[in-house]
RNAcentral holds the full RNA, with entries from Greengenes. A computed fold for a 350-nucleotide part of an RNA from an uncultured bacterium, annotated as small-subunit ribosomal RNA, central domain.
Context: one part of a larger RNA
RNA sequence: UUGGGCGUAAAGCGGGUGUAGGCGGUCGGCUAAGUCGGAUGUGAAAUCCCUGGGCUCAACCCAGGAACUGCAUUCGAAACUGUUCGACUAGAGUCUCGGAGAGGGUGGCGGAAUUCCCGGUGUAGAGGUGAAAUUCGUAGAUAUCGGGAGGAACACCAGUGGCGAAGGCGGCCACCUGGACGAUGACUGACGCUCAGACCCGAAAGCGUGGGGAGCAAACAGGAUUAGAUACCCUGGUAGUCCACGCCGUAAACGUUGGGUGCUCGUCGUAGCGGGUAUUGACCCCUGCUGUGACCAAGCUAACGCAAGAAGCACCCCGCCUGGGGAGUACGGUCGCAAGACUAAAACUC
Repeated sequence: UUGGGCGUAAAGCGGGUGUAGGCGGUCGGCUAAGUCGGAUGUGAAAUCCCUGGGCUCAACCCAGGAACUGCAUUCGAAACUGUUCGACUAGAGUCUCGGAGAGGGUGGCGGAAUUCCCGGUGUAGAGGUGAAAUUCGUAGAUAUCGGGAGGAACACCAGUGGCGAAGGCGGCCACCUGGACGAUGACUGACGCUCAGACCCGAAAGCGUGGGGAGCAAACAGGAUUAGAUACCCUGGUAGUCCACGCCGUAAACGUUGGGUGCUCGUCGUAGCGGGUAUUGACCCCUGCUGUGACCAAGCUAACGCAAGAAGCACCCCGCCUGGGGAGUACGGUCGCAAGACUAAAACUC
C1' cells in the first nucleotide's frame, strides 16, 4: 500500500513473439448491464449528530428528531461506457513498382601479416628493457631471398555512415532467407495498442562430447623491480580464444531513459527514397517522408540538463521503487552436468 515517483538521488524486466486481462477510431439504429433520477420496502436496539429533559454541574441517564451514505423491488432517462445490428475509411493490414543496407544462414574463393618447416646467401650476435637478466644463437641464430604447411583475423574503403528487437553485424562471390523505407493507385474494413503467466532469442567467460590450434594468453615457471612484489615490466607458457553439436542465461545486457498514439517555435549537418526547378548531365537550389546527429524557443527539471528521436503537453497498458547495513545473503522452491541462475526474508544494528 492513500499517495508520490523511476536519465544521474531507491526504482524501466537484457530483448522479442504473444495468451488471459486492461484499454480502444467515425456515423446511425436497437437495448438498458454500468450510469443518473423518482417511488416503495428494508437498513433491530444501543452508539454518533441535533433539540429538550433528569441526577447541585459534568461524566452518566431519559425522550424526540435526524442519520444509518447500503441492499432489494419497481417506474423512468438514454448523453457517456457496455451488448447487439448496419454502415464508413483517417488507425491497422494486403497487393503492385522501386532503390539502400557489416540484417541472418550455408558453401566456396582471395591477398597482406605472424609462426613453423625445407633450401640458398651470410656471420656473431639476436631478443628484450628505464636499465637489465631469464631466453635464442657457431649443432650457424638474428637479417635476407625462394619454396611449402597451417590457423586465425580481414588494413585502406570507414563516416556522431548503414543494418538489426536486443545481444550484435565489416575481405570477395554465389545460393537460401527476415525486416524496414519510398512511390502510385487498388483492395480488406477497426482486423488495433499493451501484455501477468508462457515460449523464443540473448556479449564475454564457463561447462559437456568430438575436432582444431598460427598468433594471443588466465593458471603456472623463470628473469627483473622492491623493504617485500603471490603485481605492474621482461622471457616462456597450458586451458581458453577457432569449428560442430548440446548446455549455461549473466553484464556498466547503458541512451543507466519500457511500449503505443496524438499534439507543441526554429536553425544547421548527414543516410535512404520521392517531387519540383535547372542543366548536355551529375551537382546546386526549393520541397515531402523515413532514419541518424549538433544547437536552441516555450515548457519541464533539485540542479545538471532534456527540448518533435522530450526528460514538454495528454491518454492507454506493462514492469519496478518505498532509509543505510545485514543482503541480492540465509532458508525453501524451480532450473542447471557443474559453476551457479531465478525467486527472496528475518534477527540484529545505525
Record summary
Rfam family: Bacterial small subunit ribosomal RNA. The prediction has a mean pLDDT of 90.